[in-house]
RNA sequence: GGACCAUUAGCUCAGCUGGCAGAGCAGUUGACUCUUAAUCAAAAGGUCCGGGGUUCGAUCCCCCGAUGGUCCA
Numbered sequence: 001g002g003a004c005c006a007u008u009a010g011c012u013c014a015g016c017u018g019g020c021a022g023a024g025c026a027g028u029u030g031a032c033u034c035u036u037a038a039u040c041a042a043a044a045g046g047u048c049c050g051g052g053g054u055u056c057g058a059u060c061c062c063c064c065g066a067u068g069g070u071c072c073a
Stems, first nucleotide, its partner, number of pairs: 001072007010025004019056001028042004049065005
């Protein structure tokens, strides 16, 4: 220098052919218990890496950039 992959909740990751963003764990609250743990229930938590474009509508498609990884030179 070139090619490819990844980036979504605090963490690990889903998200189908573009149509209201999700799960597990963690944290919070409540129940249970003499207390803790475990268990059960509920609620909360997001600029979908950044910017621009296409579209009635973008996590998803196109372009530029950032960070990390793999390979080639």
Description:
A computed fold for a 73-nucleotide RNA from a Clostridia bacterium, annotated as transfer RNA. It matches the Rfam family "tRNA". By type it is a transfer RNA. It was read from a public genome assembly. The source organism's lineage runs through Bacteria, Bacillati, Bacillota and Clostridia.